[in-house]
Molecule: transfer RNA
Organism: Planctomycetota bacterium
RNA sequence: AGGGGCGUAGCUCCAAUUGGUAGAGCGACGGAUUCCAAAUCCGUAGGUUUAGGGUUCGAAUCCCUACGCCCCUGCCA
Repeated sequence: AGGGGCGUAGCUCCAAUUGGUAGAGCGACGGAUUCCAAAUCCGUAGGUUUAGGGUUCGAAUCCCUACGCCCCUGCCA
């Protein structure tokens, strides 16, 4: 340099039925239980879906650009 894949909650994604209300587990916080804790159970909060633009009544999802990470190929040394 060329090609391909990925980017969603603090962390991890087999989430989101293929464009129509953004989810789960872990973690955090509160409660139950316990002499206290752990474990277990119940609940709560937490999101600019990498960024910008476009299409659309409506975009995590489709299109374009940029950035970051990973893989493959090539070049130089």